This is a predicted structure of a 64-nucleotide RNA (transfer RNA) from Podarcis lilfordi. NCBI's taxonomy places the organism under Eukaryota, Chordata, Craniata, Squamata, Podarcis.
RNA sequence: AUAUAGCUCAGUCGGUAGAGCAUGAGACUCUUAAUCUUACGGUUGUGGGUUCGAGCCCCAUUGU
Numbered sequence: 001a002u003a004u005a006g007c008u009c010a011g012u013c014g015g016u017a018g019a020g021c022a023u024g025a026g027a028c029u030c031u032u033a034a035u036c037u038u039a040c041g042g043u044u045g046u047g048g049g050u051u052c053g054a055g056c057c058c059c060a061u062u063g064u
Stems, first nucleotide, its partner, number of pairs: 001064003006021004015052001023039005045061005
């Protein structure tokens, strides 16, 4: 410095988390691929603290 979906990564001033890829389904196509639509998928490394409220602030801790 970094840890957020299976993978790669976003996330503003603290207000209950998204994209692309992958996967499933559908449309299109003689078929596949491509393209389009849609669905699925998260204990935000772990444990505490502050706060009405934490991915975000503070402490400890683990991995890289």
Rfam family: tRNA. Rfam classes the family as a transfer RNA.